[in-house]
Context: one part of a larger RNA
RNA sequence: CAAAUGGUGGAUGCCUUGGCGGCUGAAGCCGAAGAAGGACGCAGAAGACCGCGAAAGUCGUCGGGGAGUUGUCAACAAACGUUGAUCCGGCGGAAUCCGAAUGAGGAAACUCUGGUUGUAGAAAUACAACUGAUCCAUCCCGAUUUAUCGGGACGGAGGGGAAUUCGGGGAAGUGAAACAUCUCAGUACCCGGAAGAAAAGAAAUCGAUUGAGAUUCCCUUAGUAGCGGUGAGCGAAAAGGGAGUAGUCUAAACUCCGCAAGGAGGGUUGCAGGGUUUUGCAUAAUACUUUGAAAGGAAAAGAAAAGCUUCUGGAAUGGAGCACCAAAGAAGGUGAAAGUCCUGUAUUUGAAUUUUGAGUAAAAGUAGGCAGAAUACCUAAGUACCUCGAUCCACGUGAAAUGUCGAGGGAAUCUGGGGCGACCAAGCUCCAAGACUAAAUACUUCAGCAGACCGAUAGUGAACAAGUACCGUGAGGGAAAGGUGAAAAACACCCCAAGUAGGGGAAUGAAAUAGAUCUGAAACCAUUUGCUA
Numbered sequence: 001c002a003a004a005u006g007g008u009g010g011a012u013g014c015c016u017u018g019g020c021g022g023c024u025g026a027a028g029c030c031g032a033a034g035a036a037g038g039a040c041g042c043a044g045a046a047g048a049c050c051g052c053g054a055a056a057g058u059c060g061u062c063g064g065g066g067a068g069u070u071g072u073c074a075a076c077a078a079a080c081g082u083u084g085a086u087c088c089g090g091c092g093g094a095a096u097c098c099g100a101a102u103g104a105g106g107a108a109a110c111u112c113u114g115g116u117u118g119u120a121g122a123a124a125u126a127c128a129a130c131u132g133a134u135c136c137a138u139c140c141c142g143a144u145u146u147a148u149c150g151g152g153a154c155g156g157a158g159g160g161g162a163a164u165u166c167g168g169g170g171a172a173g174u175g176a177a178a179c180a181u182c183u184c185a186g187u188a189c190c191c192g193g194a195a196g197a198a199a200a201g202a203a204a205u206c207g208a209u210u211g212a213g214a215u216u217c218c219c220u221u222a223g224u225a226g227c228g229g230u231g232a233g234c235g236a237a238a239a240g241g242g243a244g245u246a247g248u249c250u251a252a253a254c255u256c257c258g259c260a261a262g263g264a265g266g267g268u269u270g271c272a273g274g275g276u277u278u279u280g281c282a283u284a285a286u287a288c289u290u291u292g293a294a295a296g297g298a299a300a301a302g303a304a305a306a307g308c309u310u311c312u313g314g315a316a317u318g319g320a321g322c323a324c325c326a327a328a329g330a331a332g333g334u335g336a337a338a339g340u341c342c343u344g345u346a347u348u349u350g351a352a353u354u355u356u357g358a359g360u361a362a363a364a365g366u367a368g369g370c371a372g373a374a375u376a377c378c379u380a381a382g383u384a385c386c387u388c389g390a391u392c393c394a395c396g397u398g399a400a401a402u403g404u405c406g407a408g409g410g411a412a413u414c415u416g417g418g419g420c421g422a423c424c425a426a427g428c429u430c431c432a433a434g435a436c437u438a439a440a441u442a443c444u445u446c447a448g449c450a451g452a453c454c455g456a457u458a459g460u461g462a463a464c465a466a467g468u469a470c471c472g473u474g475a476g477g478g479a480a481a482g483g484u485g486a487a488a489a490a491c492a493c494c495c496c497a498a499g500u501a502g503g504g505g506a507a508u509g510a511a512a513u514a515g516a517u518c519u520g521a522a523a524c525c526a527u528u529u530g531c532u533a
Stems, first nucleotide, its partner, number of pairs: 001530007013518001014483002018454002020451001022449004027444002029160002037098003040053003044076001047073003050057001059092006068080003103112003113132008134157003138153006164195001165193005175182001179229001205212002216243004226234002247436003250380001254265004270414001272379003275375007286367006296356003301349003307322005323340002325329001331343003385409007395421001416431005470477002490517001493505004
């Protein structure tokens, strides 16, 4: 150096219990009636996971179900069950201690304690049950009267939650090939509020000389019009097509009650409307309030067709032969590849109770109209608007309208007012300064379905006792680790040995170079044989 045989090592192949993204569906809040999350306990038996809570591996009941069961690792023991267990679903019972934690304290899962009642005791005392935090609103009582303070009662709040939502604050890395306006971005992040959705919402809107007719979402308009150290970049709207459709209630004039505060009626709009007075016609469409179904669906489960022979083989689901079912030839399992072996599947049936359907249909009650004329009583004020300073609008102050905020000034009242991108005119259009409103939309702790998604250095950090072990005072960081075989049949017995190590026989098995394990590459280490100097 070569070959062979081994060792080491764990690549590769095959596998999948676990993940990943998507779609569909359901559900969408929990909590002082003590949550989320934990600590400590509970089994015949030491531990971990799971389950449960001193009634602790479970209690009751209403249903389902029908032969086995006492969760897993994981055997053993002792028991239970056709007088129906285990198991599954519904509703209840019980539910230690900590935790918002709420009697006080506290280094969480501990300590101490007031009041009332009860039990034991002669009593001190011990034990048990209930009660005792703070803040807010309402009511009551007391203190000297408004005020204020103290006490009491009923009620409410507090904390948690994956993402979605609205509001209040609000960066920087970056890009501009530097950088300051600008960008990143109103993003990340912090705080607050809420819901199953939230927000928005019934035109002082758009449009442009034709008109549309609340809001939201999607497509398109369109990378257009624009904005922009006219750089980087940012970036609409109307119109059009769809999804889904729904509209309502106050304030005021006036009337009535009341000393007043206030209450009841009335009224709610833009081709202006309403009130008042008057004339004529008419009696229901609709709205609100109260009560309030059913069919059907969902939530356990039940029934559910049809194959044998032979060959190879350790084993038949494979080959050969001859059959059968099919509203079932989805899938998984079974000793190799099964429509007809098993679980299932198509189809069909399905209870008490719960939930949905739905606060819907329906019923009852309350309110309730239209037209003309006159009148000028009302139609949201420190508001609109203006100036200055900001901000938001795709729009960086620009010719900068529109919207919002701060400071100052400060209207009109229908013969009125706002808008139509400075501003003016004409024209068109709408009616601010009060409020509510389902659906279409967003998200996913859950379930199902499929994947030109991964297959153990991949895919979640986690296929395994994984947010575990371990590290850190702490905030926090954070692994490695899957595979015997069809079945444990997991090597009885003998031998070597100091031997519960390791090995040789023997036995099991298709195989043991499948023996703690599938396959078992390379580096690396040996042994044997040969070659070369």
This is a predicted structure of a 533-nucleotide part of an RNA (large-subunit ribosomal RNA, domain I) from a Pseudomonadota bacterium. Model confidence (mean pLDDT): 80 of 100. RNAcentral holds the full RNA, with entries from ENA. Lineage of the source: Bacteria > Pseudomonadati > Pseudomonadota.